This is a predicted structure of a 364-nucleotide RNA (Bacterial RNase P class A) from a Sedimenticolaceae bacterium. Of the family's consensus pairs, 92% are formed in the model. Rfam family: Bacterial RNase P class A. By type it is a ribozyme. From the family's description: Ribonuclease P (RNase P) is a ubiquitous endoribonuclease, found in archaea, bacteria and eukarya as well as chloroplasts and mitochondria. The RNAcentral record of the sequence draws on ENA. A source record names the gene rnpB. The coordinates come from a structure-prediction model, not an experiment, and the mean pLDDT is 76.

């Protein structure tokens, strides 16, 4: 020089004019309002996939169903995240990837090939010692039967390489490698390497039901609270509750009230009134942004990540604001727009910087 990897950062940049909105200060003041200052999106605000805050409901406790997570230890408020650490797979390597408990508790499944796929089994083969028959005594022939080493087939075929041993073969026997039990030894523990014994086992799937250990009450900020015009139901208090018919319901006059009308008459329709109390629906006010906060420094830790000491205030809209035109400059701008917060995972994303490590070629 290249080519790779793993963290960590930035997401046009400085400005003018005109507008939107939260705060505050002034002026006005019944409202509207109108000066000035100041704050106005993101690493993802995005999916709504986990997790916790907070709000209402439910709830002695345990249990059943149902859901989730699954190797250790730690961190956190919580987690299915995040350190770190064992195991496994992978890469020359820096590193990446892994839901990684239980298969002798039971019950399923294994498609297609293929002889066989789980009580094993024998197609092509190898043998045919041993028993039969034949001989030229070297041996040859069928068939009983013996084997599973080699091929074939699969995603997988009953440990695996060598040697011994046979007739051929086989953990049938030996090393070794793997596996399984045991023991002591380091490890907090996964786990580990040692050292002994076993000749080797009912294969493989649990992101197939299961078992097993351990977590999970439900709904969401349209959660929920408070103010309060209005209608409907409901309390309560004061008046009013007249006459005739009826046991009583209830009918009729009579009274009042609304409409027709300029009044009275009449016709029609209703009927106890009036305050309070109480409801709660339009509206409105809170929840709403100071919070497991941010920035720094110094201590503990290997690290996640915690402690103290400074310091800072950084959108809160509810038809819902962050915006529009233009200057100068560059390397010419991705992906995208908050709606109760906050911790994570994911997915998207132009183009830059900054570390750390790692192969490979040069020089010296």
């Nucleotide at each position: 020089g290249g080519a790779g990897u793993c963290g960590g950062c930035c997401g046009g940049a400085c400005g003018g004019u005109c507008g939107c909105u939260g705060u505050c200060g002034c002026c006005a003041a019944a409202c509207c309002g109108g000066c000035g200052a100041u704050g106005g999106a993101g690493g993802a605000a995005a999916g709504u996939c986990c997790g916790g805050g907070c709000u209402c409901c439910g709830c002695a406790g345990g249990g059943c169903a149902g859901g989730g997570u699954g190797c250790c230890a730690g961190g956190u408020a919580a987690c299915g995240c995040c350190u770190g650490g064992g195991g496994g797979g992978u890469g020359c390597g820096a590193g990446c990837c892994c839901a990684c408990g239980g298969a002798a508790a039971g019950u399923g499944c294994a498609a297609c090939a293929g002889a066989a796929a789980a009580c094993a089994u024998a197609c092509c083969g190898c043998c045919g010692a041993u028993g039969g028959c034949c001989c030229u005594c070297g041996g040859g022939c069928a068939c009983a039967g013996g084997u599973a080493a080699g091929g074939u087939u699969g995603a997988a075929a009953u440990g695996g390489u060598g040697g011994g041993g046979u007739a051929a073969g086989a953990g049938c026997c030996c090393a070794c490698c793997g596996c399984g039990c045991u023991g002591a030894c380091g490890g907090u523990a996964a786990c580990g390497g040692c050292a002994g014994c076993g000749g080797c086992a009912g294969u493989g799937c649990a992101a197939a039901c299961c078992c097993c250990a351990c977590c999970c009450g439900g709904a969401g900020c349209a959660a929920g609270a408070c103010c309060a015009a209005a209608u409907a139901g409901g309390g309560a208090a004061a008046c009013a509750a007249g006459c005739g018919c009826u046991c009583a319901c209830g009918c009729g006059c009579a009274g009042c009230c609304u409409g027709c009308g300029g009044c009275c008459c009449g016709c029609a329709g209703g009927u106890g009134u009036u305050u309070c109390c109480g409801g709660g629906u339009a509206g409105g006010u809170c929840g709403c942004u100071c919070g497991a906060g941010g920035c720094a420094g110094c201590c503990g830790g290997u690290g996640a990540c915690g402690g103290c000491u400074g310091u800072c205030c950084c959108a809160g809209a509810u038809g819902a604001a962050u915006g529009a035109c233009u200057g100068u400059c560059c390397a010419c701008g991705a992906c995208a727009g908050a709606a109760c917060c906050c911790g994570g995972c994911u997915u998207a994303c132009a183009g830059g910087c900054c570390g750390g490590c790692u192969c490979c070629c040069c020089c010296a």